RNAcentral holds the sequence, with entries from ENA. This is a predicted structure of a 72-nucleotide RNA (transfer RNA) from Latilactobacillus curvatus. Rfam family: tRNA. Its mean pLDDT, the model's own confidence on a scale to 100, is 81.

RNA sequence: GCGUCGCUAGUGUAAUGGAUAGCACCCAAGAUUCCGGUUCUUGAGAUCCGGGUUCGACUCCCGGGUGACGCA
Numbered sequence: 001g002c003g004u005c006g007c008u009a010g011u012g013u014a015a016u017g018g019a020u021a022g023c024a025c026c027c028a029a030g031a032u033u034c035c036g037g038u039u040c041u042u043g044a045g046a047u048c049c050g051g052g053u054u055c056g057a058c059u060c061c062c063g064g065g066u067g068a069c070g071c072a
Base pairs, nucleotide, nucleotide: 001071002070003069004068005067006066007065010025011024012023013022018055027043028042029041030040031039048064049063050062051061052060
């Protein structure tokens, strides 16, 4: 330099082109307890970036970024 694949909460991961973007851990508050732990309830938190296609994009296309692998 070229090619293939991946990128979603702090972490790990779901999501036929139509959902309020789901789940678990973590975090915060409350309940429980003499205190803590456990348990229960509630809450906050994410689509790598920029364009395009589409009535509608996490999803498809193009470019960029980044990581893994392969070729040179």